[in-house]
Molecule: transfer RNA
Organism: bacterium
RNA sequence: GGCCCCAUCGUCUAACGGUUAGGACGGUAGGUUUUCAACCUACUAAUAGGGGUUCGAUUCCCCUUGGGGCCA
Numbered sequence: 001g002g003c004c005c006c007a008u009c010g011u012c013u014a015a016c017g018g019u020u021a022g023g024a025c026g027g028u029a030g031g032u033u034u035u036c037a038a039c040c041u042a043c044u045a046a047u048a049g050g051g052g053u054u055c056g057a058u059u060c061c062c063c064u065u066g067g068g069g070c071c072a
Stems, first nucleotide, its partner, number of pairs: 001071007010025004018055001026044006048064005
């Protein structure tokens, strides 16, 4: 330098182009307990950035950024 893959809550992981962006762990509050742990309930927090296509984009296209792989 060329080609390919990946990027979603703090972490891991879902989402036929129409989802309130879901689940698990974590965290916070409450319940229970003499206390802790466990258990139950509620809450918490996310689509890497910028354009385009579309009535509608996490999803499709392009560029950039970051990470990984193969070739040279």